[in-house]
RNA sequence: GCGGGUAUAGUAUAAAGGAUAUUACAUUAGCCUUCCAAGUUAAUGAUAUGGGUUCAAUUCCCAUUAUCCGCU
Repeated sequence: GCGGGUAUAGUAUAAAGGAUAUUACAUUAGCCUUCCAAGUUAAUGAUAUGGGUUCAAUUCCCAUUAUCCGCU
C1' cells in the first nucleotide's frame, strides 16, 4: 500500500427499515433479615464519528477513526 471482519450502557449481548433499543451481570434505592449474605422490587445508564438514500436508519450506501485477520 491492497482486501476483508468488527464497533450498541461500566462489562457481555439481542434487535429481517417502523419497539418506550432487549436481556444478564454490575451500580443505587426500597422490601425481607437481629445484622450480613442470599432472595425480591424499582431506578440509573448505550447505537464510534461525519455525510447520503428513505415518510422513517442500530439496520442500506459512502468516507473517516479505532481494532483484528490476510496479502504484498
Predicted 3D model of a 72-nucleotide RNA (transfer RNA) from Candidatus Psyllophila symbiotica. The prediction has a mean pLDDT of 80. The RNAcentral record of the sequence draws on ENA. Its Rfam family is "tRNA". By type it is a transfer RNA.